[in-house]
């Protein structure tokens, strides 16, 4: 230069909040003393992915949405490892929505003669008349027109029909040959496989774009802790449409026959519980495996608010800046909200360790 | 827990990739008038929120942020 990991002030005593155990007090609501605990590494965007609830513990097809080299890891994942490809560095190392362009459709603007069944503008070559210069009178040169061949050469463009030498030819071209590059099909070999490399055959060689429609694997019911469930209070119901449901459609079921749904009006509540935090936990040592992970043992118990708790002073220590020096100042980003594995963005300082270059 | 926008001072098109960056109002300048509006001629203003990626080529296509609304 690169990659990979840790910390993210510390003790210590005081006042106060929060949630809970005990114990007194009190009819009860609660108070009071005491003890335990009390934000991250990102709690944070709400980008993926389960868990967990409900929706009838029948479902079937279309649609519509994701992902997308191989194997592995996982409860899943669009996440991790590792390996293969192609790109980018001198190199360590990085990037990559990385299947199909011969299943079909679209698009490729301007410029250019031509941009998808390819095409002649300038050049090249032939051929005709025709003007014109020359003549040894057979022809040779120049000029422009007109038909025809020519993708070698210029220009154009982000891209122009494989490259490069030859043979050919009137010029000329895979029209042919060599050698290289590609592709197709057949086969060896190495490897689970992506892939890699070899050896035949065909001259078979139109280019990007699928983060354009599409094809192909494969996955995916829907809502969400304001989900659910239960305790208590209190109320009244009208009127207009329509069946209703695993929530687009379709089809099959299944429960209603006056309920359900929906909408407008009116009328009551707007209080507790519960769900909630032991969990795919966390920390230590062994083992398996390259590695992501995964077994095993032994230890831990670590926030549960709902006007939403974590703050405020001091000391002493520790960085880092001022300062002659006593000392002063300052401490990143940023705070939980049903929970868990990602990813992504933010992030002051310090630490640790592994590779590379150059002197 | 979910949805939805961001293009000129302001209000919106433009979303099928390419000469597609455009309308009204504002604003400037001219003409008209005494003179001011109005009408009528002509201008200038945008790094299409920021920051990458696919692509020859992105205002549009994909992803990460900020920022505002809504339920």
């Nucleotide at each position: 230069g690169u990659c990979g990991c840790c910390u993210g002030g510390a003790u210590c005593a005081c006042c106060g909040c929060g949630u809970u155990a005990u114990a007194a007090c009190g009819c009860a609501a609660g108070u009071u003393a005491u003890g335990c605990c009390g934000a991250g590494g990102a709690a944070a965007g709400u980008c993926c992915g389960g868990a967990c609830u409900u929706c009838a513990c029948a479902g079937a097809g279309c649609a519509a949405g994701g992902u997308g080299g191989u194997g592995g890891g996982u409860a899943a994942c669009g996440c991790c490892c590792a390996c293969c490809u192609g790109g980018a560095g001198c190199a360590a190392u990085c990037c990559a929505c990385g299947g199909g362009a011969u299943a079909g459709u679209g698009c490729a603007a301007c410029a250019g003669a031509a941009a998808g069944u390819a095409a002649a503008c300038c050049g090249c070559c032939a051929a005709u008349a025709u003007c014109u210069a020359g003549u040894u009178c057979g022809c040779u040169g120049g000029a422009g027109a007109u038909u025809g061949g020519u993708a070698a050469g210029g220009g154009u463009g982000a891209a122009a029909c494989g490259g490069c030498g030859g043979u050919g030819u009137a010029a000329g071209a895979g029209a042919c040959c060599a050698c290289c590059a590609g592709u197709a099909c057949a086969u060896g070999u190495a490897g689970c496989a992506a892939u890699a490399u070899g050896u035949g055959u065909a001259g078979c060689u139109a280019u990007g774009u699928a983060a354009a429609c599409c094809c192909c694997a494969c996955c995916u019911g829907a809502a969400g802790c304001a989900a659910g469930a239960c305790c208590a209070a209190g109320a009244a119901g009208a009127u207009a449409g329509u069946g209703c449901g695993c929530u687009g459609c379709u089809c099959g079921c299944g429960c209603u026959c006056a309920a359900g749904c929906u909408a407008u009006c009116g009328g009551g509540u707007a209080g507790g519980u519960u769900g909630c935090u032991u969990g795919a936990a966390c920390c230590u040592g062994c083992a398996a495996g390259u590695a992501a992970u995964u077994g095993c043992a032994g230890g831990u118990c670590u926030a549960g608010a709902u006007g939403g708790a974590u703050g405020g002073a001091g000391a002493u220590c520790c960085g880092u800046u001022c300062g002659c020096g006593a000392g002063a100042a300052c401490g990143a980003c940023a705070g939980g909200a049903u929970c868990c594995g990602g990813c992504u963005u933010a992030u002051a300082g310090g630490g640790c360790g592994a590779c590379u270059c150059u002197u | 827990g979910c949805g939805a926008g961001a293009u000129a001072g302001c209000u919106c098109a433009g979303g099928c990739g390419g000469u597609c960056a455009g309308a009204g109002c504002g604003u400037c300048g001219g003409a008209u008038u005494c003179a001011u509006a109005a009408c009528c001629c002509g201008g200038a203003g945008g790094u299409c929120g920021a920051g990458a990626g696919u692509u020859c080529g992105a205002g549009u296509c994909u992803c990460u942020c900020u920022c505002u609304c809504g339920c």